Description: This is a predicted structure of a 126-nucleotide RNA (Guanidine-I riboswitch aptamer) from Synechococcus sp. RSCCF101. It matches the Rfam family "Guanidine-I riboswitch aptamer". From the family's description: This family represents a conserved RNA structure found upstream of the ykkC and yxkD genes in Bacillus subtilis and related genes in other bacteria. The literature on the family includes a 2004 paper in Proc Natl Acad Sci U S A by Barrick et al., "New RNA motifs suggest an expanded scope for riboswitches in bacterial genetic control".

[in-house]
This record gives sequence, C1' cells and structure tokens, in this order.
RNA sequence: GGACAUCGCUCCUAGGGUUCCGGUCGCCAUCCGGUGGUGCCCCCACCAGGGCGGCGAUGACUGGUCCGAGAGGGGCGACCCGGGAGCACCGCUGCCGGGUCACGGAGGGAUAAAAGCCCGGGAGAC
Repeated sequence: GGACAUCGCUCCUAGGGUUCCGGUCGCCAUCCGGUGGUGCCCCCACCAGGGCGGCGAUGACUGGUCCGAGAGGGGCGACCCGGGAGCACCGCUGCCGGGUCACGGAGGGAUAAAAGCCCGGGAGAC
C1' cells in the first nucleotide's frame, strides 16, 4: 500500500420531528343560557358563560399515529466449537450446551419533517 472477512430477518427501546389525530391559542358561524332595548311575543345588540362545527397558528405541546439504531436490548434463523443419539453408514438427520469484534466526525440526502434513518462497519483513528 492492497485484498478478504467480521451474518440475516423481525419486534422493542434510546432517540426524532410534525403529515394525520389530539392538546393549546386566535377567529368565524350556529344552538342553549343570561343581560339590555321593552311589561309579553317577534326582532336587535352584547357576553372573561356552555355545546356542536369550520378555518388558521403552534412541537420551547406530556401524548396517539409515524420514522427509528452496523457499533442498543429481546426473539428466530444461519455459521463455528464441544458433547451425544439414530439410521437406509464414511454420510445424513435430530438433540443438548457454548460462542461471534466494533472508537468514529463534518457534510449531504429522503420522507410531512427530523433523527444513533440513508450515504456509512464511509472519511478518519487504533
């Protein structure tokens, strides 16, 4: 300096933002209630009130939906090692147990948006 290898899938979590739901705030409309115009009905105006609906803003809104780890956790499988069993026997198929390293930017990208997501076991370091 170069090459090869250091397993795969899935669920969850750390974490993440804001498309949707919900929350909060503001506005509009309508219904109920109250006050007044007026003693009553209709009508009109108003409200630190209550209900239903709509629009906008807000993630420095706990949340639900959603995204989510190579180097986090669990499960299943694969591979390796040891033991042992069966059989149609030199090979095959089960069973039990054990095992598998990992420090890491900046920048960019996707999605609604962001992130331990992707670029990436990258650059770099040991």